[in-house]
RNA sequence: UUCAGACAAAGGCAAAGCCGCUGAAAGGCGGCGACGCAAAGUCACCGGUCUAAAGAAGGCCCGGAAGCUUCGAAAGUGCUUCCAGGCGUUCCAUGGCAGCGGGACCGCCGGA
Numbered sequence: 001u002u003c004a005g006a007c008a009a010a011g012g013c014a015a016a017g018c019c020g021c022u023g024a025a026a027g028g029c030g031g032c033g034a035c036g037c038a039a040a041g042u043c044a045c046c047g048g049u050c051u052a053a054a055g056a057a058g059g060c061c062c063g064g065a066a067g068c069u070u071c072g073a074a075a076g077u078g079c080u081u082c083c084a085g086g087c088g089u090u091c092c093a094u095g096g097c098a099g100c101g102g103g104a105c106c107g108c109c110g111g112a
Base pairs, nucleotide, nucleotide: 002112003111005109012037013036017032018031019030020029021028022027035099041105042104043103045102046101047100048097049096050095055091056090057089059087060086061085063083064082065081066080067079068078071076
């Protein structure tokens, strides 16, 4: 330096779940907890995947204003335009996932 992790030792990390904090969410952080992991160390570069706040496009509901005008005795009603609000749908990453695969960087132990 390369290769593989059969044996040994020292150790390391911590899935699900529960609790707390955080975030719109996905998720993240801390504690408990161990399914597993020889890179389950680091990095979103490529693929994949999760979410969809903001944004965009429809839909539904509702309030206000103006204009026109149908019907109406009137109250009211109808149509158009503008302004604001609510609910839900679809698209979308600028948000994530490194314990999905590839890649890059760094690293412990013994062996060949």

Predicted 3D model of a 112-nucleotide RNA (c-di-GMP-I riboswitch aptamer) from a Myxococcota bacterium. The sequence was found by an Rfam model in a public genome assembly.